[in-house]
Context: one part of a larger RNA
Parts: sequence; structure tokens; C1' cells
RNA sequence: GGAUGAACGCUAGCGGGAGGCCUAAUACAUGCAAGUCGAACGGUAACAGGAUAGCAAUAUCGCUGACGAGUGGCGUACGGGUGCGUAACGCGUACACAACCUGCCGAAUACUGGGGUAUACCCUCGGGAAACUGAGAAUAAUCCCCCAUAACAUUACAGAGUGGCAUCACUCCGUAAUUAAAACUCCGGUGGUAUUCGAUGGGUGUGCGUCCGAUUAGGUAGUUGGUGAGGUAACGGCUCACCAAGCCAACGAUCGGUAGCUGGUCUGAGAGGACGAUCAGCCACACGGGCACUGAGACACGGGCCCGACUCCUACGGGAGGCAGCAGUAGGGAAUAUUGGACAAUGGAGGCAACUCUGAUCCAGCCAUCCCGCGUGAAGGAUGAAGGUCCUCUGGAUUGUAAACUUCUUUUCUCUGGGAAUAAAAACUCCGAUUUACUCGGAGCUUGAAGGUACCAGAGGAAUAAGCACCGGCUAACUCCGUGCCAGCAGCCGCGGUAAUACGGAGGGUGCAAGCGUUAUCC
Repeated sequence: GGAUGAACGCUAGCGGGAGGCCUAAUACAUGCAAGUCGAACGGUAACAGGAUAGCAAUAUCGCUGACGAGUGGCGUACGGGUGCGUAACGCGUACACAACCUGCCGAAUACUGGGGUAUACCCUCGGGAAACUGAGAAUAAUCCCCCAUAACAUUACAGAGUGGCAUCACUCCGUAAUUAAAACUCCGGUGGUAUUCGAUGGGUGUGCGUCCGAUUAGGUAGUUGGUGAGGUAACGGCUCACCAAGCCAACGAUCGGUAGCUGGUCUGAGAGGACGAUCAGCCACACGGGCACUGAGACACGGGCCCGACUCCUACGGGAGGCAGCAGUAGGGAAUAUUGGACAAUGGAGGCAACUCUGAUCCAGCCAUCCCGCGUGAAGGAUGAAGGUCCUCUGGAUUGUAAACUUCUUUUCUCUGGGAAUAAAAACUCCGAUUUACUCGGAGCUUGAAGGUACCAGAGGAAUAAGCACCGGCUAACUCCGUGCCAGCAGCCGCGGUAAUACGGAGGGUGCAAGCGUUAUCC
């Protein structure tokens, strides 16, 4: 000098863009953050409509729009948070899988036949303070089960060929065995089953790279390898039985300490050094620890079980909970924001769709925390006014064109009016076109949180707006007074003991400026 997720002191007009618990992965009140589908199902608790009965009050009817709770499907493994752990194939990079999986999506082929009995909601009877729960009876499905059919699928056996570094892989053909499905519909479709290919997403292995300590020198028994078996989507001591005695290490094993890694960020001419906030990719974690279930995918933040700590409720028998989601609270701390608006856009889940949900997201609020921009007026104006300060003091110098005063401007500001701007194309309806894909084109019809915001116009009037640090040298900027080794200053050198440009005040000056200084840290 540059930089910062900064803090502190003094000060503070505006706009645009960004950023905002670095500490206690401490504890959490309250609300919200993952639902959706009635075009899968039995149905009807609420609302609305309708029908029937009745003079009416009202009663009845799932009949319709819809729909609480329930069965079922998909989603909840994404999105969002944090950095505890981890020195590791965790990450980065380059390869490999002839050792693998992949819901939804795309392409292709074939199929979608028949039957069955359960169960929830509801009803009846109980238990319990509650959380919840027991028994009985009855019922539906795209729930569950059985049968049929069946191969380019799977398994076993046989043959032929091609290829590969190898274990082997692929192709063709034959025999036998095994295995499937679900319907709904507004009649347009939407689904279901099997197999193959693709796409996407993952899993696994390997080379190289990846902090400090030798005042850590030996470490290791499933340890290293083999055979066999089990297990997995898959290879493998991944696990087990048996056998052998190996394996790693001064090119640093093991142990200890520290740490999420990267793209990148800061600095530097570069080499390098330091860092890893925001944004993006990967990993790990979800009160501490362990475990599996479901599922295409989890060993699952807002699922389950067990142990533990803690908090809460209780009728003392027993129960409930997990903000490292968004806000917010307490605590810690030098220190870090609103218990805001909207699904309008983008994206996601479900749905044929309408649509619903979405603290993702888009916006707004707070904070000079940072970057950028603008303003606090411009021109003229000498009696060089008054006042202040200083001096060689009837006077002069300086503050200083500074002020007053004259003319002008209106960025800002205040008021008034305009502005449903752009971000918007969809969805939906109709028409047309073909590549038959709700694909493209056209027409119609609506939908804006931000926001009466941005922006524009008019009116008014210099009107609303300057501080902070420093002035001995380094280092730009000097005098007076006070003090008298005191009070104090100080980054280093050093100032102060009676003429202090170094302390305190004043005048003047210098630097930066809505900031300026100080502190901390890095280069």
C1' cells in the first nucleotide's frame, strides 16, 4: 500500500448493487416450512344447491357441486440448513467396471383372460386422566392372493462361431423348467404387465495430488494371502470355516495435533504466500449413540425401534418432544436482521385438467457492513466589512471572494398529477397445419406480491444536507496561550524538569470525505 462476513469511537443527506451468528453442532416458547389425487375405492362429518313430505318450523334423500376422517397411489431420499466428524479414494483430476443398479422420462415389441377372501372408515360393546387401545359384526378398490397364457427374461444342460490383456465376453441355435398384469373415463384418452435400448441419477475400483510433529520408530491377528461357503445391485476378509505366515514402514508406517475438500477469494510484476463467508460442485451430519423397516432410491432433518442426557404433561398407572428449515426467544459474544408479503414469475410435488401445496424462490423491512454513483449550490462580488487570531500594535497580516449583496439553477427535497408501464408467456376455449407430439401457428379470454413502486410532468424555494483524523521526523500541514519530567502523548525514533510547531485549548493549515480514524487478521 492492498484486503475484510469485521468490531469500536466520532459523525451522517440520498440512490443502485451486494452482504449480514466468524462465538455455544448451546437450549428452545409460538407460528409456518410436504403434500396431493374423488378421472383408484367404500363412502358423506362440514358447506352449498336440488328433490320429496309438510301451512310452516323442520325432517328425509349422496341426487349434484364438493369433501372431514379412512383404504389405496405417487411424493416425502428433491428442495432448504449446518460444518460436528473426517488426513480418508473424503475431495480434485485422469481412467476403469468383461463386477453393478436406476422410480418418473423417451424409443421399440408383446400382452392386459378368469377367479377368490381379507381389512380400514362406519356400527355395537368395552379399557384409559391422556396418548391411545381391545373385542365383535359388515364392506370396497389400481389393496392382497390364486389359476391361465408366455419370451428376445431367468435357471439348467448340449452344439456352432467371433472377439478380448485375463478371469472371460458376445452372437446364433436346440431341449426342459420357472415367472405377469388393474382398472378409471367427460369416450378424446389416462393407466397396468413383461422385455430390450436410451437418457438421467447413482454405486464400485485404480494412478497421481492433498497440513504439522521423529522430543511419535516400529505397527498389524480378519491382520496379509489362498480354498470353499454365505451375503450384496455388484467386486472384495464384506462375513464365516479351514489352510499358509504374511502385510505396512526412514520415499516416514503407526501414533499425536489440526482441518470438511474443490471451482475459487485476497495479495503479489510473477513465482509464491494466506484463506475456503456469499455463489457453484462433491462429502458428512440432523439432541448423543446404535439398529433396521419401507422403497427404484434412506439406514431417512420436520419416518420407526432401542439405550442415554435433557425438557414438558399426568388422575402417578403412564405418556409427549427434538429449529445445524424460515422468522423469533434466552444464553454466549466486540459482533451479525422481520415472529413481514406473494405464489405474479422461475423451479419442484401431486393431479387428465382446473387447481392445491411450496419460509425453495421472487420481493419487501432493518444495518454506512462493503462497492459504485449523486448531492450539500453556481456565476459575479473589496469598504478587502464586522468579529476572531497573530504581530515589530496611532498601524498591519490572516481568516478571505469567504460573508453580506446581485443574478441564476433546481440534481436532490416538499407538494400535486400521471403512471395499473416492462418483467407475460402460459394455462383454458376455438380454428388451422403437419413430422399425429396437446408439437407448431393464429384468434379469443383472463391472471402482478413487489406497488400507486420505478419512471414522467408541473409548482415552490438555496430552499432539506459535513464531518473525521492529523499538522516534531518518517509524512502533506505552524503560531499563540496554559502546564512545568506534572498532567499527559507515543506506530518507531522519542516529547514534557518555565519561552513545548510533540501534552491540553484556540486560531490557522493539511489529508480524506458521508464518511473519517482506531483495533484485529492476511499478503
Small-subunit ribosomal RNA, 5' domain from a Bacteroidota bacterium, 523 nucleotides, folded computationally. Taxonomically the source falls in Bacteroidota (Bacteria, Pseudomonadati). Its mean pLDDT, the model's own confidence on a scale to 100, is 85. It matches the Rfam family "Bacterial small subunit ribosomal RNA". Gene Ontology terms of the family: ribosome and structural constituent of ribosome.